This is a predicted structure of a 72-nucleotide RNA (transfer RNA) from Paralemanea sp. Rfam family: tRNA. Rfam classes the family as a transfer RNA. The sequence is in RNAcentral, with records from ENA.
[in-house]
RNA sequence: GGGGGUAUAGUUUAAGUGGUAUAACAUAUGUUUUGCAUACAUAAAACACAGGUUCGAAUCCUGUUAUCUCCA
Numbered sequence: 001g002g003g004g005g006u007a008u009a010g011u012u013u014a015a016g017u018g019g020u021a022u023a024a025c026a027u028a029u030g031u032u033u034u035g036c037a038u039a040c041a042u043a044a045a046a047c048a049c050a051g052g053u054u055c056g057a058a059u060c061c062u063g064u065u066a067u068c069u070c071c072a
Base pairs, nucleotide, nucleotide: 001071002070003069004068005067006066007065010025011024012023019055027043028042029041030040031039048064049063050062051061052060
């Protein structure tokens, strides 16, 4: 320098070629306990960035960034 993959909640992760963004652990609150833990219930929390297409984009297109990998 060239090719390819990946980027979603604090962490890990799902989302038939576009239509309400999912779960587990963690966190907060409540119930249970003398107290802690466990268990149960509830809540908060995310689409790497910038454009484009579309009535509508995590998803399609372009560019950028980070990271992994292959070739030289």